A computed fold for a 380-nucleotide RNA from a Thermoanaerobaculia bacterium, annotated as Bacterial RNase P class A. The coordinates come from a structure-prediction model, not an experiment, and the mean pLDDT is 77. RNAcentral holds the sequence, with entries from ENA. Taxonomically the source falls in Thermoanaerobaculia (Bacteria, Pseudomonadati, Acidobacteriota). Its Rfam family is "Bacterial RNase P class A". Its family is annotated with ribonuclease P activity, tRNA processing and dimeric ribonuclease P complex in the Gene Ontology. Rfam describes the family as follows. Ribonuclease P (RNase P) is a ubiquitous endoribonuclease, found in archaea, bacteria and eukarya as well as chloroplasts and mitochondria. A source record names the gene rnpB.
RNA sequence: GGAGAGGUCCAAGCGGUCGCCCCUUCCUUCGGGGAGGGGAGGAAAGUCCGAGCUCCCACGGGCAGCAUGCUCGCUAACGGCGAGGCGCGGCGACGCGACGGAAAGUGCAACAGAGAGCAGACCGCCGGGGGUCUUCGGGUCCUCGGUAAGGGUGAAACGGUGCGGUAAGAGCGCACCGCGGGGCCGGCGACGGUCCCCGGCACGGCAAACCCCAUGCGGCGCAAGACCAAAUAGGGGAGCGGAAAUGCGGGCCGCCCGUCCCGCUCCGGUCCGGUUCGCCGGGUCGGCCGCUUCCGGGUAGGUCGCUCGAGGCCGCCGGCAACGGCGGUCCCAGAGGAAUGACCGCACAAACAGAACUCGGCUUACGGACCUCUCCCGCG
Numbered sequence: 001g002g003a004g005a006g007g008u009c010c011a012a013g014c015g016g017u018c019g020c021c022c023c024u025u026c027c028u029u030c031g032g033g034g035a036g037g038g039g040a041g042g043a044a045a046g047u048c049c050g051a052g053c054u055c056c057c058a059c060g061g062g063c064a065g066c067a068u069g070c071u072c073g074c075u076a077a078c079g080g081c082g083a084g085g086c087g088c089g090g091c092g093a094c095g096c097g098a099c100g101g102a103a104a105g106u107g108c109a110a111c112a113g114a115g116a117g118c119a120g121a122c123c124g125c126c127g128g129g130g131g132u133c134u135u136c137g138g139g140u141c142c143u144c145g146g147u148a149a150g151g152g153u154g155a156a157a158c159g160g161u162g163c164g165g166u167a168a169g170a171g172c173g174c175a176c177c178g179c180g181g182g183g184c185c186g187g188c189g190a191c192g193g194u195c196c197c198c199g200g201c202a203c204g205g206c207a208a209a210c211c212c213c214a215u216g217c218g219g220c221g222c223a224a225g226a227c228c229a230a231a232u233a234g235g236g237g238a239g240c241g242g243a244a245a246u247g248c249g250g251g252c253c254g255c256c257c258g259u260c261c262c263g264c265u266c267c268g269g270u271c272c273g274g275u276u277c278g279c280c281g282g283g284u285c286g287g288c289c290g291c292u293u294c295c296g297g298g299u300a301g302g303u304c305g306c307u308c309g310a311g312g313c314c315g316c317c318g319g320c321a322a323c324g325g326c327g328g329u330c331c332c333a334g335a336g337g338a339a340u341g342a343c344c345g346c347a348c349a350a351a352c353a354g355a356a357c358u359c360g361g362c363u364u365a366c367g368g369a370c371c372u373c374u375c376c377c378g379c380g
Base pairs, nucleotide, nucleotide: 001376002375003374004373005372006371007370008369009368010367013346014345015344016343017342018341020039021038022037023036024035025034026033027032041352045363046362048361049360050359051358052357053221055219056218065217066216067215068214069213070084071083072082073081074080085099086097087096088095089094100212101211105210106209107206108205122151123150124147125146126145127144128143129142130141131140132139133138159177160176161175162174163173164172178201179199180198181197182196183195184193185192186191225304226303227302228301235295236294237293238292239291240290241289242288247264248263249262250261251260266287267286268285269284270283271282272281273280274279311330312329313328314327315326316325317324318323
C1' cells in the first nucleotide's frame, strides 16, 4: 500500500427570529398572558417470536393441531443471548448450520444407466464347448459359465491403499487407514483421547416425506378494559289530573318486562230475563290520555388506563461470558386527527427514517468515525 475479518461509538453542535405539545408556578378582564423545565429512534419500521397488563373462558385427563429440537448456562420468558461440542466453508482473521430418531413402520429417488438396495454382466477380463481361418503362436464368430479388480452411467453403484492369492477375480487372507461394538481415561454434559479388546465389514441416502420421540402452547388485544354521564327517544316505580272507568292473583320458571290465556274485582256500552221501577241476575264487547318526580340501561361527550419502568447512568464485587448482587445518582415525550417544526448565520451538514399501552429479542433499511485482528505485496 492492497484485499478482508470482528467489534465499539455517534446520528450532530452553537447563535438569532417565528411557532407547536406536556408539566410546574405566577397573573388574569377567565379569552388568555408571563417565567421555568421536558419534548422521537437505533432502528420509533416489519409485526416474526417471548412477556407484563386487561377482559373473556377455565374440574381433570386425552385426541387433533401448531411450534421447537447438539450440550451446559443466562433470563420474568423466548424460537433470544453467552460459553462450548460436532459438521461444513475459508490460506487466514473468522463465518454458517431445522444439529433428536433411518437396527419401529410406510414411502421416495427424475434423467442417464445392464443394475437404485441384500442390486447389477453393457463393454472389458478369465475358463469350458462348438464353427471357421491359420504362417500352428493364435485370430474371429456363436454359446455356456466365472468375475464387481478396470471402463462406462449417475447426486448416489454395497469401504480405501498395498501385498499375497487366483484361470481371472473378490475382506478370500494379511498389514495400515477407515468403520461398528465393549472397556478404560478426561469432561457437569454434548463429546473427546485412540490406551486395550472384539468384529472382515455389517447398519447406503432422504424425516425442510408421512411418521416416531421429547418439550411447550386457552382466546382476544389499549379500538384491551374501567369510571362519570347529557339532550332526545324507549323501559320501570310512585304520585297527581282528565275521563264513564283498574287494580290484584295465577299460568311463570334463576331474574325482569311485554304480549297472550285464566280467575276475581271496578267502570261503561249493548242483549236477554225478572222487578216493589230504586234496581237485581246472566251473557257479550271495550277499558285510554296527559303532567310531575325518582330509578335503570345505553349513545354523544369527558376522565382514567398513560408512562417510575424486569428503568437509565456511574462505581465496586462474583462470573471466561451472557448475566447477577450491592451502593450512589437521575426522572427522561405522553398526544388524541394527533406536538416535536420552519427560516437565517457560523464551514459543505448530510444516509435510513417519525412514537401512539409498555418491555426483552430477532429481522430488515441506512450515513459516518474509531479500535483490534488476518492474508498478500513493496521498502528498511